[in-house]
Molecule: small-subunit ribosomal RNA
Organism: Candidatus Roizmanbacteria bacterium
RNA sequence: AGAGUUUGAUCCUGGCUCAGGAUGAACGCUGGCGGCGUGCCUGAGAUAUGCAAGUCGAGCGUCUCUGCACUGGACUUGUCUGGUGCAGAGUAGCGGCGGACGGCUGAGUAACACGUAGGAACCUGCCCCUCAGUGGAGGAUAGCUUCGGGAAACCGAGGGUAAUACUCCAUAGUUUCCAACAAUGUUGGAAUAAAGGGCGUAACUGCCCGCUGAGGGAGGGGCCUGCGGACCAUCAGGUAGUUGGUAGGGUAACGGCCUACCAAGCCUGCGACGGGUAGCCGGUCUGGGAGGAUGAUCGGCCAGAGGGGCACUGAGACACGGGCCCCAGCCCUACGGGGCGCAGCAAUCAGGAAUCGUGGACAAUGGGCGAAAGCCUGAUCCCGCGACGCCGCGUGCGGGACGAAGCUCUUUACGGAGUGUAAACCGCUGUGGUAGGGGAUGAAGCUCUGAUAUCUCAGAGUUGACAGUACCCUGCUAGAAAGGGGCCGCUAACUGCGUGCCAGAAGCGUCGGUGAAACGUGGGCCUCAAGCGUUAUCCGGUUUUACUGGGCGUAAAGGGUCGUGUAGGCGGUUGGAGAAGUUUCGGCUUAAAGCCCGAGGCUCAACCUCGGACAAGGCUGAAAUACUCUCCAACUAGAGCCUGCUUUAGGGCGACUGGAACUUCGGGAGGAGCGGUGAAAUGCGUUGAUACCCGAAGGAACACCAGUGGCGAAGGCGAGUCGCUGGAAGCAGGCUGACGCUGAGACACGAAAGCUAGGGGAGCGAACCGGAUUAGAGACCCGGGUAGUCCUAGCCCUAAACGCAUGCUGGCUAGCUGCAUUUUUCCGACUUGUCGGAAGGGUGUGGCGAAGCUAACGCGAUAAGCCAGCCGCCUGGGGAGUACGGCCGCAAGGCUGAAACUCAAAGGAAUUGGCGGGGAGGCACACAACUAGUGGAGCAUGUGGUUCAAUUCGAGACAAACCGAAGAACCUCACCAGGGCUUGACAUCCUAACUCAAGCCUACCUGAAAAGGAUAGGUGUUCCCGAUUUUUUCGGGAUAGUUAGGACAGGUGCUGCAUGGCUGUCGUCAGCUCGUUCCGUGAGGAGUGCCCUUAAGUGGGACAACGAGCGCAACCCCCACCCUGUGUUAUAGGUGUCACAGGGAACAGGUCCGACAUACAGUCGGACAGGAAGGAGGGGCAGACGUCAAGUCAUCAUGGCCCUUAUGCCCUGGGCUACACACAUGCUACAAUGAGCAGGACAAUGGGUAGCCAACCGGCAACGGGGAGCUAAUCCCACAAACCUGCUCUCAGUGGGGAUUGAGGGCUGAAACCCGCCCUCAUGAACGCGGAAUUAGUAGUAAUCGCGGAUCAGCCAUGCCGCGGUGAAUACGUUCUUGCCUCUUGCACACACUGCCCAUCAAGCCACCAAAGUUGCUGGUUUCUGAACCCCGAUCUCUAUCGGGGGAGGAAGUCGGCAGCGAUGGGGGUUAAGUUGUAACAAGGUAGCCGUACUGGAAGGUGCGGCUG
Repeated sequence: AGAGUUUGAUCCUGGCUCAGGAUGAACGCUGGCGGCGUGCCUGAGAUAUGCAAGUCGAGCGUCUCUGCACUGGACUUGUCUGGUGCAGAGUAGCGGCGGACGGCUGAGUAACACGUAGGAACCUGCCCCUCAGUGGAGGAUAGCUUCGGGAAACCGAGGGUAAUACUCCAUAGUUUCCAACAAUGUUGGAAUAAAGGGCGUAACUGCCCGCUGAGGGAGGGGCCUGCGGACCAUCAGGUAGUUGGUAGGGUAACGGCCUACCAAGCCUGCGACGGGUAGCCGGUCUGGGAGGAUGAUCGGCCAGAGGGGCACUGAGACACGGGCCCCAGCCCUACGGGGCGCAGCAAUCAGGAAUCGUGGACAAUGGGCGAAAGCCUGAUCCCGCGACGCCGCGUGCGGGACGAAGCUCUUUACGGAGUGUAAACCGCUGUGGUAGGGGAUGAAGCUCUGAUAUCUCAGAGUUGACAGUACCCUGCUAGAAAGGGGCCGCUAACUGCGUGCCAGAAGCGUCGGUGAAACGUGGGCCUCAAGCGUUAUCCGGUUUUACUGGGCGUAAAGGGUCGUGUAGGCGGUUGGAGAAGUUUCGGCUUAAAGCCCGAGGCUCAACCUCGGACAAGGCUGAAAUACUCUCCAACUAGAGCCUGCUUUAGGGCGACUGGAACUUCGGGAGGAGCGGUGAAAUGCGUUGAUACCCGAAGGAACACCAGUGGCGAAGGCGAGUCGCUGGAAGCAGGCUGACGCUGAGACACGAAAGCUAGGGGAGCGAACCGGAUUAGAGACCCGGGUAGUCCUAGCCCUAAACGCAUGCUGGCUAGCUGCAUUUUUCCGACUUGUCGGAAGGGUGUGGCGAAGCUAACGCGAUAAGCCAGCCGCCUGGGGAGUACGGCCGCAAGGCUGAAACUCAAAGGAAUUGGCGGGGAGGCACACAACUAGUGGAGCAUGUGGUUCAAUUCGAGACAAACCGAAGAACCUCACCAGGGCUUGACAUCCUAACUCAAGCCUACCUGAAAAGGAUAGGUGUUCCCGAUUUUUUCGGGAUAGUUAGGACAGGUGCUGCAUGGCUGUCGUCAGCUCGUUCCGUGAGGAGUGCCCUUAAGUGGGACAACGAGCGCAACCCCCACCCUGUGUUAUAGGUGUCACAGGGAACAGGUCCGACAUACAGUCGGACAGGAAGGAGGGGCAGACGUCAAGUCAUCAUGGCCCUUAUGCCCUGGGCUACACACAUGCUACAAUGAGCAGGACAAUGGGUAGCCAACCGGCAACGGGGAGCUAAUCCCACAAACCUGCUCUCAGUGGGGAUUGAGGGCUGAAACCCGCCCUCAUGAACGCGGAAUUAGUAGUAAUCGCGGAUCAGCCAUGCCGCGGUGAAUACGUUCUUGCCUCUUGCACACACUGCCCAUCAAGCCACCAAAGUUGCUGGUUUCUGAACCCCGAUCUCUAUCGGGGGAGGAAGUCGGCAGCGAUGGGGGUUAAGUUGUAACAAGGUAGCCGUACUGGAAGGUGCGGCUG
C1' cells in the first nucleotide's frame, strides 16, 4: 500500500467481498513448563449451609469462674462453707463509638446524572490549632427478681438498682436574638453548657484520656449556574404550581420546595413536548490523522439493595447484612401467630454458546473499637481451577549416505524422483525431569528490662498465611513433551487415486455433468506454533456520509416557477472608536493510574517502581488590532428612484367587430350513385344523396404574414379595434447612499387530463356500437358516436412542468459568424427628414471554436472553465414513490415517505462485432426469362422406423441419406447361435525339461469344421569350439521345435467433448493481418476510410500515414492456332490430318466514337481492321485469418479408461439382403420429334499375360469348343449409338411400358437355398406427363446418344470416374426470394434475432400490509377506597384519642401508545426446462416515453396535452 467481482473487450460510476488489528469471548482439533493478569456479557431470577461489623470492664450495675490476701463459722486440723478486698477471664444488659466506610451490582436514569469551568445562601462526628470552662442537685430505667400470657417469636404487671444514660439549678467578654451608638466595632439587655475515668501520691498538687462553650483549619458533604457529549419530526406545539410577584411556612441552606393571594405568563424549528435506547467519565480498541466504536478488569462520580411507599435515629441515611406498611414469593406453626431477603465471599439450582474453590491467613497494607495489649475484618494478602489473554522457555545440539527400509509419484528405457541428514549409528549438553542438600526478601512493630521531666534511647526476647515455596549447589537421564489450518485466483504452498451437477465445497469470484491442483482421501509442500482454526462483534481498508476529503447535463441527485419574501447565512470603498472573534505572553486547573520519553527491579520479557514531558480543553490577567465583528462619520463603482428622448412586442384582463372554412336548415337545379380502403364492407342515397347555385343559423379556431424571430418567472402567449394594466432595453441628465445576494418554512402562480354548478355544443372525439383485418383482434384501418374539448364561477396541483434532463447571484478567462432591437459616427441619395450602406457601443437570441474541464459524449463569455455566497437534492439494484401514520382534496388523488425480504450486481459513455420487416452502393443461375426435370407410377439404391438370436458400426438442415462401401453368397465381418483355444493367430525376452537342423511331401481315426488322438514312411541335412591321425563319431554351444511357468501379446471395446493427421462448409467470397508512426485514459482506430474503377483490398487519385505479409492475379497443366525437330506403329516408299518434345502468338497493341474524370495521369463502353484466338480465349490445379467443441479413436497414429480361460483367437452355420410404412437419390416410362425390323455411315478416352482373346465350328441365345495374335499407336476388348434410307404399326393401356411370375438353360465359384449375373420362351402390373412444393443449367452449356475404366472369381453398377457424337432456348432487369461484400445508422443482442424480453394465469417457498376480534405491556385522567407515615386542628396535657388533608396500593370507568396472534383479503420477492399472448429493444413491424382519463384475460389499447432519451 491494495486486491477480486458488472463487459466479447474498455473507461467510469457504484455496491458486495477479502487480506490487518482487537476481544471479559464461545465452539472444534490438539496440548510440555513457568511468570503476570483475568474469569455470569444471559434471569436486578430463586437460594440450603458457613462466614462477611464489631469493639470498649480505663463509662455502669449485676452475675459466673479462677487465683491471692484478710477474716468468720463448722469441725473428722486440713478439709468444707461464708464475708470483705485485690488481680485475671467471661455471658447478657445499660452506656459510648462504629454499623452512612469497606464490599457488590448497573435495574432505573437523556437528568445539573456525568465531564469541565465557575458560584453563594450552607452543614460537618472523629482529626489539628487557639481561648475559656469542667460547680451543685435530682428523679428514673434495663439487666436482676416475683408473678402472668404464649407452641414459638416474645409480651404484660409488681418490686428494687448503676453510670461518661437522663433532668434541673448556677456560671458565660468571643455563640444566638433585641436595642443604642463615636458602626470591619463598642455598649446594654435576654437566652443557652458540661461527665467523668485511669496512672500516681500517705493525701493534695500533678500527668494522661475524656466532657462543655466559642473561633479557625483540614478533609468530607449539600445546593446553584455556563458549556459539552445519543436516536426518531411518520413526536410540532407543550405547560395550571405552570411562569413571575407579595406574604407566610419549611430546610443545614437558596429556591413554587410547600401554601394563600395577585398577574398571565413560561418553553419551542439553535427542536419544546412525546417516544424508543442508555449508567457517565478517566480511559480501552482501531485509525497516518481527523474520526469511528466502546465504557469488562483498575480509578472517580451517580444510582440500586425482592417490587413500591415512608419516616426514625444520627455529624452524616430516608440506611445491602436497621425499622414500619402494602404487594409477590418462600419457611416455621400447637392455626392463635410468627420469620426471611447473597446485585458481600464461597457454594447450589435455573437460564444460557459461556464464566472458578462451600480453600488459608490477618504475617503485610488498610479499616472499626480501645489508653494500650488486643479483638474483629470473605476489605486485603496468598494458594487452588480454566491455554481465557499477554510474555518467556522447552520438545535437543554436532557429525552421519552420490542417499537404508517403508510410503508416494513416474517410466520407451526396472531405472528414476520425493520424503531426506530426516532415521539408524557416533559424540556432546542438561533448559526441563528426577533424587539429595542448602534455603530466603517480604518484619515495620510488639513485649520485658534499664535510662529519660517529656520526646525518646539502649539491651534481650518475640511475630510469616504464602512455604520448606522462589532461588542456589550436586548426581543421573535425549530420556515424558507437536499440533492446527491451508495449498484454483485474491493468497505463501501440487501431485496420485476415488467420485461423476452425485456426494459435496464455498469469504467473494465460483468449483463438481469421466483426465477436478477447488469435493473425499494418500503423498508432498506452505504457514503459524502450545497452540491453530471457525463463529460472533468493533475499527480499518471504505475518499462508501467526503471537516480533513465526494458529488448532482446523460451514471443516484437542481425543488414546476423560486415569482414575492420571513428567519437564518453571506456581504462594496474610506476614516475613527471599541476589542467579541483572532493572535501573543503569563496564572489556575484538567485526580491518580494509563499512553509517550528516560532510568531502575524481578536471570530476560510480560509485569512492577521512580522521574519527566508534549498536545489539547476550560476559566482568568495583561498586551496587539491586519482581518472578521459592533458603534460612529463619510463615499459612489453595487442596488434603487426620478425626468427627458428613442423605442419595442403573439406580456396580462375585459368589451366589441371581422372574413375564410365547416356543419345544419330552407329553396333551386340535377338524376345514381356517394363515401371509404392495401383491398373492402358497415354507412348515406330514387322519401332524390354526393357534386353545383342562392339564402339563413350556429359554434370553434384564426390560413398567408411566420422566422433559426418576439414577449413572459415558469406554465404559456398568434385575426382586428378600443379601454385598463405589468415588465424589459438603449441614450442623456439628476437623486438616495450599501438600501445588497441567497432564501428553510410561508404565500402566489402553475399545460393537459379530471371534478362541482350553470350555459354552450360546429368540428374533433376516450368510452360505446358496427364494418374489416386476424389463429384470435377487447388494437392498428373504416363508418358512426357520448363525456370532453368552448364560456362563467370554484376546485384539482400533476407532466420527458426539459435548455442539450443544466438552481439563483456576482466577478474573471482567445476569437469567428448570423438574426432581433437600441444607440453613436461616417458615406451616398434625394421628395431636407426620410431611405440605403459601412464601422463601432449596449441588450437579447442562435451556430462554430482556443485554453480549460469532462468517464466519455460533449460544454466552451447564454460554461458543464476559474473563483465567491446562499438554497435544494444524492449515497447499490429490486421491494417502492409502495405500506402505515400525518396534512391537503368533493372525488380521482397529491405531498411527506419506510421496513422485512431478496440479488451481486443494477447503471453511464464509448469500442468491436452481429443483427434490423433501417439507409446507400455492389455481386452470384439468387430472382426474373428460357430449357429439362424432381415431387405422382414401377423398379434399383441409400436412410428412418419396425422386426429379429443378429438384422455390426459410423454419417443427420444447407454441409447425412448410389455417404465410409472403386464390388457383403464363404472370406470380407466388426453382429448372432453353437463348437473350441488360453503365453495365445502375431512380436520380444527369461527360467526349467525334452527333442533335434530348420523345412517339405504322403498316409490313419473322431468331428460340421476348428481341433484332438495315434503313429509310420520319404526327402533334406547348417555354423562354431574341443577331443580323435583324416573321414566318421563323441561332447559342448549357437540356431530351431515341443511342453510347463513368467514378463507380455491381443481388442473394429469407450471417449472425435482429451488429441495428431486428414476432410467438409462458409467460399475462389475478397477479404485477414503485421512493423514503424499518428490519434484515443482505454477497449480500439487510422493504414484497410473517401472518389473513380475492377471478377478481385484489381488499379489510380487524394489523404497522418509509410511500407510489408497471407490471400487476388500471375508463374504450372490440358484444349484451341502457327513454327521447328524427331518419329515406332503400313509389305515398301512417301506424306504428316497422328504422336512426342521445344518454341511463337494477345498486350486494350492499331483506328474511330462516346461516357466519367479532368491539374497531370487515366478508367470504362461501343464499332472496325488484322488475327486461329479480343478484351481474364475455354477448362483445371491452387482454398487467406478464421467459423461450425462440424466429421472421423471403424483407414492410420495416439493420451486416458476398460476386458485378460475373454470385450482376445479359431471354426461351422446364420445375419448385414428382414418389411405394414415414411423420406432421399436415381433408372425406365407414360409414346408418333415415337416403337419394331432390315440395310447403310462416322468417334474418343481407356484396359489387357492367373489377362484381352481373333478367325473358324456348335448352339435361337447366354455360351461352349478352338486356338492365331498381343507384355500392346503393331494383336484383342471393339459392330459405337443417336443419325440416314426403306418397310410395318396408327392414338389404343396399343406392336407404348416393361414390373411381376412360370419354365428351361448358360457362366463364375469348394459352394448361387437364404442371397449372384446372363440367355430363351411364356406372362404383361402400375403408368395417359404428375398437388403443395422444389432442383439443375448462361454454350460446345442444358438436353440427348452411345463408349471406356477402377473395384472385381462372379455380381445385384440404373452408382462413381472418364470419353467422345448430335447440339439448343433465354437473360427486360435487380422491385422481390436466398446468400455474400463495403460504408453508414439504431440496438436493452455478445451462446450474438433460432437473440433479448413483458404481464396475467397455474404450482412451491419466504417475508410483509390490511382485517372482525383477541391477548399482553405501558401511560394519562375521573370516581370510590386507602396501610405505614407526614402535616394541620381540637380535646388534653400523664398517656392517648378524635376530625380534616396528603399518601403506596386496590376496584370500577374512560381516553391514548406499543407489541403478539388472527379466518380471510391484498399485492411483493423468489424458484433449469408449465399456460396464454408479443408489449419493449431494429422504423421491434402502429416510433417510444411522461402526466391524466376511460377501457380490456394479460402484457396493453385509445383520447387530450407534452418530450426526443